Record summary: Predicted 3D model of an 88-nucleotide RNA (transfer RNA) from Halonotius roseus. The sequence was found in a public genome assembly. Rfam family: tRNA. Gene Ontology term of the family: triplet codon-amino acid adaptor activity. By type it is a transfer RNA.
RNA sequence: GCGAGGGUGGCUGAGCUAGGCCAAAAGCGGCGGGCUUAAGACCCGCUCCCGUAGGGGUCCGAGGGUUCGAAUCCCUUCCCUCGCACCA
Numbered sequence: 001g002c003g004a005g006g007g008u009g010g011c012u013g014a015g016c017u018a019g020g021c022c023a024a025a026a027g028c029g030g031c032g033g034g035c036u037u038a039a040g041a042c043c044c045g046c047u048c049c050c051g052u053a054g055g056g057g058u059c060c061g062a063g064g065g066u067u068c069g070a071a072u073c074c075c076u077u078c079c080c081u082c083g084c085a086c087c088a
Stems, first nucleotide, its partner, number of pairs: 001084007010028003020068001029047006048057003061077005
């Protein structure tokens, strides 16, 4: 340099083809509670921000575009992995 795959919440990792039902499955971690003499395991709830709540706000590497509506489609760009080429 060419080709392919990828970047999602504190971490891992689905979702993307076929836009909406998405604050976005599941697991881990964290917090609270139950159980226990106790701890572990197990069970329940919560776990972006604001709010008692109804509800509101913001996010999917970065920037832009399309659309009523984008993690999802299009363009540009950064980074990672793999293969190939180059290696005088």